Molecule: c-di-GMP-I riboswitch aptamer
Organism: Deltaproteobacteria bacterium
RNA sequence: UUCAGACAAAGGCAAAGCCAUCGAAAGGUGGCGACGCAAAGUCACCGGUCUAAAGGGCCUCGCGGCCCCAGGACAGCGGGACCGCCGGA
Numbered sequence: 001u002u003c004a005g006a007c008a009a010a011g012g013c014a015a016a017g018c019c020a021u022c023g024a025a026a027g028g029u030g031g032c033g034a035c036g037c038a039a040a041g042u043c044a045c046c047g048g049u050c051u052a053a054a055g056g057g058c059c060u061c062g063c064g065g066c067c068c069c070a071g072g073a074c075a076g077c078g079g080g081a082c083c084g085c086c087g088g089a
Stems, first nucleotide, its partner, number of pairs: 002089002005086001012037002017032006035076001041082003045079003048074003055068005
């Protein structure tokens, strides 16, 4: 440096759910909690998925309703990029 993660050790992260909080929502953050994870470390670049406040359109006397839309999200959906622990070959 590359490859794979069989064994071992040191450790790490934390799904669902519940509580608090931020947010229009999706979702985020903190606590409890462990379904799982060898990148479940980082980055929305490509695909995908979720949401639709603002904005636009339509209907309505109005209240309001419906539709479109990401500049909002998901890295624990896949790919890619960057970085990294352990032992082994």